[in-house]
About this RNA: Small-subunit ribosomal RNA, central domain from a metagenome, 346 nucleotides, folded computationally. The full RNA is in RNAcentral, with records from SILVA. It matches the Rfam family "Bacterial small subunit ribosomal RNA". Rfam links the family to the GO terms ribosome and structural constituent of ribosome.
Context: one part of a larger RNA
RNA sequence: CUGGGCGUACAGGGAGCGUAGGCGGUUCGGUAAGCCCUUUGUGAAAUCUCCAGGCUUAACCUGGAAAAGUCGGAGGGGACUGCCGGGCUAGAGGACGGGAGAGGAGCGCGGAAUUCCCGGUGUAGCGGUGAAAUGCGUAGAGAUCGGGAGGAAGGCCGGUGGCGAAGGCGGCGCUCUGGAACGUUUCUGACGCUGAGGCUCGAAAGCGUGGGGAGCAAACAGGAUUAGAUACCCUGGUAGUCCACGCCUUAAACUAUGAAUACUAAGUGUCGGCGGGUUACCGCCGGUGCCGCAGCUAACGCAUUGAGUAUUCCGCCUGGGAAGUACGGCCGCAAGGUUGAAACUC
Numbered sequence: 001c002u003g004g005g006c007g008u009a010c011a012g013g014g015a016g017c018g019u020a021g022g023c024g025g026u027u028c029g030g031u032a033a034g035c036c037c038u039u040u041g042u043g044a045a046a047u048c049u050c051c052a053g054g055c056u057u058a059a060c061c062u063g064g065a066a067a068a069g070u071c072g073g074a075g076g077g078g079a080c081u082g083c084c085g086g087g088c089u090a091g092a093g094g095a096c097g098g099g100a101g102a103g104g105a106g107c108g109c110g111g112a113a114u115u116c117c118c119g120g121u122g123u124a125g126c127g128g129u130g131a132a133a134u135g136c137g138u139a140g141a142g143a144u145c146g147g148g149a150g151g152a153a154g155g156c157c158g159g160u161g162g163c164g165a166a167g168g169c170g171g172c173g174c175u176c177u178g179g180a181a182c183g184u185u186u187c188u189g190a191c192g193c194u195g196a197g198g199c200u201c202g203a204a205a206g207c208g209u210g211g212g213g214a215g216c217a218a219a220c221a222g223g224a225u226u227a228g229a230u231a232c233c234c235u236g237g238u239a240g241u242c243c244a245c246g247c248c249u250u251a252a253a254c255u256a257u258g259a260a261u262a263c264u265a266a267g268u269g270u271c272g273g274c275g276g277g278u279u280a281c282c283g284c285c286g287g288u289g290c291c292g293c294a295g296c297u298a299a300c301g302c303a304u305u306g307a308g309u310a311u312u313c314c315g316c317c318u319g320g321g322a323a324g325u326a327c328g329g330c331c332g333c334a335a336g337g338u339u340g341a342a343a344c345u346c
Base pairs, nucleotide, nucleotide: 003318004317005316006315007300008299012314014201015200016199017198021194022193023192025088026087027086028085029084030083031082033081034080035077036076037075038074039073040072041071042069049065050064051063052062053061054060091191092188093187094186095184096183097182103177104176105175106174107173108172109171115149116148117147118146119145120144121143125136126135162169163168206247207246208245209244210243211242215241216240220236221235222234223233258313259312260311261310262309263308267290268289269288270287271286272285273284274283275282276281295302296301319346320345321344328339329338330337331336
């Protein structure tokens, strides 16, 4: 390479948009590039295979046949693929209608709590732990009442509940804005699927500049514990956590399960929409869970939200270690990221 694979053994790209490419519904007509048939030319000889013959046999030799090609020309066929043209509506998209939602961005508002500050009451403790101590407190703490400041986070509702492509999104109001579902069958008429490169988004931590800083808290300091204790526990505490703008681009970025389409038992809960209804409930579509048949699986398990049966396209794997390292390239302010070996060794 072929083949076989990718939930947990090696293997699904973090996610989306989309270029090239690959693949593509239904019907009619045309064409004849692919495809099929016939014919012709050529594919040197030797070799290989088969048949026959010659050396006593064999090797070997001679003769004949066959085979050997993404080959060229001519003639024909018209199912399938392609191409050209015409049509269709089941795919896809649009219109209209009433609803759902922590989807995104900006601006504003409110309450609880922690901390700090001011004042009142008040007096000896508070805090913390397994027990303590460091720490705070007679310069009046802790407790309690009133006032003020400031930052961050959003209790109950809250839910295998909702929304989003993923990351993710949760107080309330306003403005701007994306998507999906349902209903009507009104319009377009294959406009589709996937997607190498590419572009965009992308938790946390981290970086740059400027702000902000209540609580928490790497580092750090002290107190304990201990044989030691560069920890676990305690008292403090700086970056950071927050905001704006610009970077970084990683993750157990997980459903460890790529996207799309079709088909394949039931049962039960829930969310959104719609229809029916005798108001018990029943049905349809789309999500989201549990359970379970066939089937699949090494087993565990999956099972109309497939890991079943098939098709299309992309990504990836090929023994363990060395190693996601080295070197080089590209990207980055840096940290580092990405691409990614070998010697050697088992």